[in-house]
Context: one part of a larger RNA
């Protein structure tokens, strides 16, 4: 290896771009490398296998046969694969015309609310809790009205909704910009799929430098609770949360489900686009088609749960990963990082 798996048992890289490699649509011609057939040579002997023989048997030995599944050369076959050439359009891409969207970046701008400050009214409480207390308040708080400052987040719309490869993305406006989908079937003519390395992106927290700091709030302080209370509750509160630039590179980075292609009953919602029909100004309605996103379910699959045209069904191609539990998301080494640490990754021992 023959011969297993990866939704939840161990196992899908967090996601993408793409190098090598692997794999690759339809038709024709050539070639004959792979492939197939035949012939010849070789494949030492012994061993193995078969038949027989010799030691009283056997082991052992001897004789004969078969075999040595291989290699080389020559001749031949041409379905498939390869290679070379020619052609095709259905895969892929492009042109044209539309279209939805919190997709991304930069700049600008708006209102509500919290807080603080100033001023007015006003007086003894406010706040907080299960109940309290710390705390704030006669130096005038809370409440209420007017004004100002500043930061952060964008109620309603809002969705079981949309967009993005993933992380993720939400007030409004402008500029720049990526991708998708639909229609026509005009152009190119297999230009494709996957992708070891590599490179890029990558929530939160964290780090560096400089800003900013309203609210919230690790740490910390105090008040409670309690046997204790390094907690849960309360009053405060620093880093942080925000911005710019540069690091970090992790996550229950989850659909715990890698990507691609084809095939295999339906029903019912919803988002985007197209077509047909009827009334026909429109909105709207019926049918249908393509793309996305939910639910329920035939067959089938599954240990079960469940999955079920968005597959975990039926197949093929490529990558990644798993191999009892602990030791161990560890040690050592290497690489990366300012650090925190990350990536790669054992063994003894033990059950």
């Nucleotide at each position: 290896u023959u011969g297993g798996g990866c939704g939840u048992a161990a196992a899908g890289c967090g996601c993408g771009u793409g190098u090598a490699g692997g794999c690759g649509g339809c038709c024709c011609u050539g070639u004959a490398a792979g492939u197939c057939g035949g012939a010849u040579g070789u494949g030492a002997a012994a061993u193995c296998c078969c038949a027989g023989a010799g030691c009283u048997c056997a082991a052992c030995u001897c004789u004969g046969g078969a075999a040595c599944u291989g290699c080389a050369u020559c001749c031949g076959a041409u379905a498939c694969u390869g290679c070379a050439g020619g052609g095709c359009u259905u895969g892929a891409g492009g042109u044209a015309g539309g279209u939805a969207g919190a997709g991304g970046a930069a700049g600008g701008u708006g209102g509500a609310a919290u807080u603080u400050c100033c001023g007015g009214u006003g007086u003894a409480g406010c706040g907080g809790u299960g109940g309290a207390a710390u705390g704030c308040g006669c130096a005038g708080a809370u409440a209420u009205c007017g004004g100002a400052a500043g930061g952060a987040a964008c109620a309603c719309c809002g969705a079981u909704g949309g967009c993005g490869a993933a992380g993720g993305c939400a007030g409004c406006c402008u500029u720049c910009u990526g991708g998708g989908c639909c229609u026509c079937a005009c152009c190119u003519g297999a230009c494709g799929c996957u992708g070891a390395g590599a490179c890029g992106c990558g929530a939160a927290a964290g780090c560096a430098u400089g800003g900013g700091g309203a609210g919230c709030g690790a740490a910390c302080a105090g008040g409670a609770u309690u046997a204790g209370a390094u907690a849960c509750c309360c009053u405060g509160g620093u880093a942080g949360u925000c911005c710019a630039u540069g690091c970090c590179g992790u996550a229950a980075a989850c659909g715990a489900u890698g990507g691609g292609u084809g095939c295999u009953a339906g029903g019912u919602g919803u988002g985007g686009g197209g077509g047909u029909c009827a009334g026909u100004u429109c909105a709207c309605g019926a049918c249908u088609u393509c793309c996305g996103u939910g639910c329920c379910g035939a067959a089938g699959c599954u240990a079960a749960c469940g999955c079920g045209u968005u597959a975990a069904g039926c197949a093929c191609c490529c990558c990644g990963c798993c191999u009892g539990g602990g030791g161990a998301c560890u040690a050592c080494g290497g690489c990366c990082g300012c650090a925190a640490g990350g990536c790669u990754a054992a063994a003894a021992c033990u059950c």
Small-subunit ribosomal RNA, central domain from Nitriliruptor alkaliphilus, 351 nucleotides, folded computationally. The coordinates come from a structure-prediction model, not an experiment, and the mean pLDDT is 88. The source organism's lineage runs through Bacteria, Actinomycetota, Nitriliruptoria, Nitriliruptoraceae and Nitriliruptor.